[in-house]
RNA sequence: GCGCGCAUAGCUCAGCGGUAGAGCGCUUCGUUGACAUCGAAGAGGCCUAUGGUUCAAAUCCAUAUGCGCGCA
Numbered sequence: 001g002c003g004c005g006c007a008u009a010g011c012u013c014a015g016c017g018g019u020a021g022a023g024c025g026c027u028u029c030g031u032u033g034a035c036a037u038c039g040a041a042g043a044g045g046c047c048u049a050u051g052g053u054u055c056a057a058a059u060c061c062a063u064a065u066g067c068g069c070g071c072a
Stems, first nucleotide, its partner, number of pairs: 001071007010024004018055001026042005048064005
């Protein structure tokens, strides 16, 4: 330099055009003498950025940025 992939909650990931979910973690409550486990409830992300398409975009398109892989 060229090609491909990835970017969504603190972490690991789902989501495949119609107002974003799970597991772990965190907070509160119950259970315990206490801790852990277990049960219940809850907080937490407007989805990397900008522009475009669309009635509607995390999702489609373009560009940029970051990371990863391959080729030279």